Overview
Predicted 3D model of a 127-nucleotide RNA (SAM riboswitch aptamer (S box leader)) from Streptomyces sp. 136MFCol5.1. Model confidence (mean pLDDT): 80 of 100. The organism belongs to Streptomyces, within Bacteria. It matches the Rfam family "SAM riboswitch aptamer (S box leader)". Gene Ontology term of the family: regulation of gene expression. The model forms 97% of the base pairs in the Rfam consensus.
RNA sequence: CGCUCAUCCAGAGGGACUGAGGGAACGGCCCGUUGAAGUCCCGGCAACCCUCCUGCCGACCGCGAGGUCAGGUGGGGAAGGUGCCAAUUCCGUCUCGUGGCGAAAUGCGUCGCGAGGAAGAUGAGGA
Numbered sequence: 001c002g003c004u005c006a007u008c009c010a011g012a013g014g015g016a017c018u019g020a021g022g023g024a025a026c027g028g029c030c031c032g033u034u035g036a037a038g039u040c041c042c043g044g045c046a047a048c049c050c051u052c053c054u055g056c057c058g059a060c061c062g063c064g065a066g067g068u069c070a071g072g073u074g075g076g077g078a079a080g081g082u083g084c085c086a087a088u089u090c091c092g093u094c095u096c097g098u099g100g101c102g103a104a105a106u107g108c109g110u111c112g113c114g115a116g117g118a119a120g121a122u123g124a125g126g127a
Stems, first nucleotide, its partner, number of pairs: 001126001003125006013042005021031003025093004043085003048081002050077004055073003058069004089119001094116009
C1' cells in the first nucleotide's frame, strides 16, 4: 500500500508510574477512581514464522537397498522473530434464506436463527 494467502466460538495477568477514559467507525451493549488509555518491569498463552519425527500420502532421483523435497497431511517442541492475555473480531451494520409476533397480508415493522459478504485484526509473503 484500494496487493496475495491463511486464521479469527480455544487460551493466557500481576506490579510500578500515572490519572479518565476504553472496547477500530457508527448503533447497541459493556468495561473503567475496587483505577481507563499509555509507558516500564515481570509473568503467561498460543504456535503464524521457526524447528523435530523410523508417521502417512505425493512428486522426483536410483537397477536396487535407499535417497531428496520452499509439496500435502498428522504428531511433538518453544530457544529465537512477531502476536496476544474482559466479553465470539463483545453483538449488529450489506446480501440471501428462514422462524415467532404485530387480528389477515408475497408488503411493512419488530425480535430471533442459518449461510455468505463487507470492514477490521494478526501472521506469512509480494510490489